Source information:
A computed fold for a 252-nucleotide part of an RNA from an uncultured Candidatus Berkelbacteria bacterium, annotated as large-subunit ribosomal RNA, domain VI. Model confidence (mean pLDDT): 87 of 100. The sequence was found in a public genome assembly. It matches the Rfam family "Bacterial large subunit ribosomal RNA".
[in-house]
Context: one part of a larger RNA
């Protein structure tokens, strides 16, 4: 810009692309088959492996925002209690998110043409022939089905709504399921969008103080206590203000 008002949703599907695998038990069946050795197809069933795509309820891994040990050194006058620095000083454990080695799903089945092949009828050629007319049957290939984008498919497709009594949309703002920027989604007081603050999961592991027991280092008790980052919930205290711009014609 286009798709001949403009705008908002929900489609069709022309075209393109994905996928397509492989083994092993088990039964049929020690059956057919063979003198035995040895052993099927055909059919049902149950698994794995690799590979694809998602996800993180479990199992684990990270996880320098959390929560505890502890060395050395400085500081907060001393104790005691923190704090900085040492590769997160180091070590020991872990919420979210991210992930695999963890979980979940897929290849099925089926149609149609039809290679080589195998047939049926069949003459040229009283016969014979699968082939010349005609008809059947067949492969992980080929169209189709499946998943996916997908009407710049310029043949621009369809349905419903909604609008000069202004649909809609953007600008600006809190943000994140998005994510370099942009875009993309939520929400903007008729509000839970972030933040704070209660409360809950969860994680660390019994705080600080006081007491008592011990020369003392410590134990014990208060007390599964203190603290706590990404979750999950409810709560207008904070901030998402007042506003402003774009926005659409002809036919009958």
């Nucleotide at each position: 810009c286009g798709u001949u008002u403009g705008a908002g949703a929900a489609u069709u599907g022309a075209a393109g692309g994905g996928u397509u695998c492989a083994u092993u038990c088990c039964u049929u069946a020690g059956u057919a088959c063979g003198a035995g050795a040895g052993g099927a197809c055909c059919g049902g069933g149950a698994a794995u492996g690799a590979c694809a795509u998602g996800c993180c309820u479990c199992u684990g891994g990270u996880g320098u925002u959390u929560c505890g040990g502890u060395u050395a050194u400085c500081g907060c006058g001393u104790c005691a209690g923190c704090g900085g620095u040492a590769g997160c000083g180091c070590c020991g454990a872990g919420u979210a998110g991210c992930u695999a080695a963890g979980c979940a799903u897929g290849g099925a089945a089926a149609u149609g043409a039809g290679a080589a092949g195998c047939g049926c009828u069949g003459a040229a050629a009283g016969c014979a022939u699968c082939u010349a007319a005609g008809c059947g049957c067949c492969a992980a290939a080929c169209a189709u089905c499946u998943c996916c984008u997908a009407a710049g498919a310029u043949a621009a497709g369809u349905u419903c709504u909604c609008a000069u009594u202004g649909a809609g949309a953007a600008u600006c703002g809190u943000c994140g399921u998005a994510g370099a920027c942009u875009a993309c989604g939520a929400c903007g007081u008729u509000g839970a969008u972030a933040g704070g603050c209660u409360g809950g999961a969860a994680a660390u592991g019994u705080a600080c103080g006081u007491g008592u027991g011990g020369c003392a280092a410590c134990a014990c008790a208060u007390u599964g206590a203190g603290u706590u980052a990404a979750c999950c919930a409810g709560u207008a205290c904070u901030a998402a203000u007042g506003a402003u711009u774009c926005g659409a014609a002809a036919a009958u």